Model confidence (mean pLDDT): 84 of 100. The part of an RNA shown here (large-subunit ribosomal RNA, domain II) has 692 nucleotides and comes from an anaerobic digester metagenome. It matches the Rfam family "Bacterial large subunit ribosomal RNA". Its family is annotated with ribosome and structural constituent of ribosome in the Gene Ontology.

[in-house]
Context: one part of a larger RNA
RNA sequence: GCCAACGAGUUAGUUCUAUGCGGCCCAUCUAAGCAGUUAAUAGCUGCGGAGAUAUAGUGAAAGCGAGGCUUAACGGCCGAAUUAUGGUCGCAUGGACUAGACCCGAAGCCGGGCGAGCUACACAUGAGCAGGGUGAACCCCGAGUAAUAUCGGGGGGAGGCCCGAACCCACUAGUCGUACGACUCUAGGGGAUGACUUGUGUGUAGAGGAGAAAUUCCAAUCGAGCUCGGCGAUAGCUGGUUCUUUCCGAAAUAGCUCUAGGGCUAGCGUCAAGCCAUUGUCAACGAAAGGUAGAGCUACUGAAAAAGCAGCCGUGUCUUCGGACUAGGCUGUUUUAUCAAACUCCGAAUGUUCGUUGAUUUACCUUGACAGUCAGAACUUGGGCGCUAAGGUCCAAGCUCAAAAGGGAAACAGCCCAGACCGCCGUCUAAGGCCCCUAAAUCUAUGCUAAGUGGUAAAGGUAGUAAGAUUGCUUAAACAGCUAGAAGGUUGGCUUAGAAGCAGCCAUCCUUUAAAGAGUGCGUAAUAGCUCACUAGUCAAGCGAUUUUGCGUCGAAGAUGUAACGGGGCUAAGCAUAGUGCCGAAGACGCGGAUGCCAGUGUUUUGCACUGGCGUGGUAGGAAAGCGUUCCUUGUGCGUUGAAGCCAAAGGCGUGAGCCAUGGUGGAGCGCAGGGAAGUGAGAAUGUUGGC
Repeated sequence: GCCAACGAGUUAGUUCUAUGCGGCCCAUCUAAGCAGUUAAUAGCUGCGGAGAUAUAGUGAAAGCGAGGCUUAACGGCCGAAUUAUGGUCGCAUGGACUAGACCCGAAGCCGGGCGAGCUACACAUGAGCAGGGUGAACCCCGAGUAAUAUCGGGGGGAGGCCCGAACCCACUAGUCGUACGACUCUAGGGGAUGACUUGUGUGUAGAGGAGAAAUUCCAAUCGAGCUCGGCGAUAGCUGGUUCUUUCCGAAAUAGCUCUAGGGCUAGCGUCAAGCCAUUGUCAACGAAAGGUAGAGCUACUGAAAAAGCAGCCGUGUCUUCGGACUAGGCUGUUUUAUCAAACUCCGAAUGUUCGUUGAUUUACCUUGACAGUCAGAACUUGGGCGCUAAGGUCCAAGCUCAAAAGGGAAACAGCCCAGACCGCCGUCUAAGGCCCCUAAAUCUAUGCUAAGUGGUAAAGGUAGUAAGAUUGCUUAAACAGCUAGAAGGUUGGCUUAGAAGCAGCCAUCCUUUAAAGAGUGCGUAAUAGCUCACUAGUCAAGCGAUUUUGCGUCGAAGAUGUAACGGGGCUAAGCAUAGUGCCGAAGACGCGGAUGCCAGUGUUUUGCACUGGCGUGGUAGGAAAGCGUUCCUUGUGCGUUGAAGCCAAAGGCGUGAGCCAUGGUGGAGCGCAGGGAAGUGAGAAUGUUGGC
């Protein structure tokens, strides 16, 4: 991992409640116990009215009583009048409560025991430490001294001394890391006569011991050992929870919560009963309230730009002290142009409320029973927060997903189209598409694009190209090119070392001319030189400027491999406009079938049949009808001429769970119908056991 078997809403209660069914009602029921029957303390029958519920409520109570309580009073609260029937007992089902209470799962807490054969420390008694080095105290001899001191030599053999095996340790690196090994191996490393190492015996025990102290050790277990018990501890947490079909079908919100991933009540779902109207929903029409969007502001409150004027304050200068000029500030006013969620002279659409009419399977509402939901998500729109950030966050309106399959978007919960009862090798469409992959146009018409733009992106740039608008020059010859000229006063004046068209300042005239600036740029130290404006000739028909659009272009850098059309490939098979066809879904339609609700018709009127209409996606969840398993009871059957079980794609029935038949195997029991009771259905729980 697979297969098989096992594996989870049960049982109980003098408890409560609802629904269904039943008994009794001139209320209902017995409990313990007793008697009979019996193998029985089981069951059944009888006795037993103790007691319980109901018949009246209300008050804390005394109590009062169709009323009671409260209050000084007004008033308020609970009842009667009050029906739909109701009461009581039993059985069944749903739910609640109390119990382990659907099942499995803690870490932990407490109690009694078992552990120091591991390890920590201690006690008792033993054992071990190759070899080499150093050379303390002390002693002797000699020298030396007044005597000491001191010096030399010899002996001596101290030390948590030195080097280094055994032994002990575990510092470094590598190795191993489904290992040789639940801490190894290899090469180095530290201690190695000591606070050394070690054998055996013994002691200390969990609220504890031991600890050269690390929360370290106390048997691979230690912030409190192990084991059994309390124990099915508790788990607002995670996981799992087993057959079928039919009808309906949510929520992810509000309030409160030591509450926020839990709960309670309400909201939203289902089922039942009642109610039938000034009910609900939708539409049309009519009426009403409102201050949003927008807009506006000499209509308020505020904000705020430019210019002018007036007044006040104020800086400095001048002053004949009268004042004049001048920064700046405040206020008012005029003109122009503005702004506001907490501004409004105004002011929609939508929405809301009321009324009328119409449509609508009462959809509304009331009561009761049973829930689930309280983590929501994206998208569009209006807003707050944030950075007009976020697949951000918080509201509101809507929509889809959640709980929705199908078609499109290459793939893609939340986008676009569209809501799957079942069958059909029928038809028409939606979104989206129609060259090939790939169903359908290599469709029609007119343009644009040359960038593979299409098939990512901005500020900004662009004499790319297409279309438009305005305007200037032009056969009296434009624009571009070529040839020639571009002069004189004058080196204008100033400045300057110099300043001559060309550092800078001022002025910018006159003359000769076809034309020529007191000079457009380069250049020189300054001149010179080149060039331009301007003019003539040559040539010959268009040439410039501004501006608005369409499509392009640059801007444009990423990590495995083209990789920013799904691909091929495309110059249309791209873009724009207009048009005609076709394809395309579980949509609609057609044919057949099933089923729910409503209406009608018929009928042996709880029901069944037919016809018509409207329906039949679905998680949590509610409701309904069924299938199957084991056993009991009553009835009725089958079986050695072959029961159950097992095997078999093949026959039949049922929407389905399933059922029946047939063949083989097997070798002794097993069905069906009515009723009843449950250890009643497995694919999941790191499920349990077994097998492979």